Molecule: transfer RNA
Organism: bacterium
RNA sequence: GCCAAAUUAGUUCAGUGGUAGAACACUACUUUCGUAAAGUAGGGACGUGGGUCCGAUUCCCACAUUUGGCU
Numbered sequence: 001g002c003c004a005a006a007u008u009a010g011u012u013c014a015g016u017g018g019u020a021g022a023a024c025a026c027u028a029c030u031u032u033c034g035u036a037a038a039g040u041a042g043g044g045a046c047g048u049g050g051g052u053c054c055g056a057u058u059c060c061c062a063c064a065u066u067u068g069g070c071u
Base pairs, nucleotide, nucleotide: 001070002069003068004067005066006065007064010024011023012022013021018054026042027041028040029039030038047063048062049061050060051059
């Protein structure tokens, strides 16, 4: 330098056009003499900028970062 893949919650992952979910983690409460465990409830996210569309996490383009391959 070229090619490919990935980017969604604090972490690991779902989600192929119609208001984005799970597990663990976190917070509060219950329980306990106290802690842990357990139970209940709650907060929290679509890498950036454009385009298409009535509507974009999803489709297209560019950029950024990471990973792999080729030279």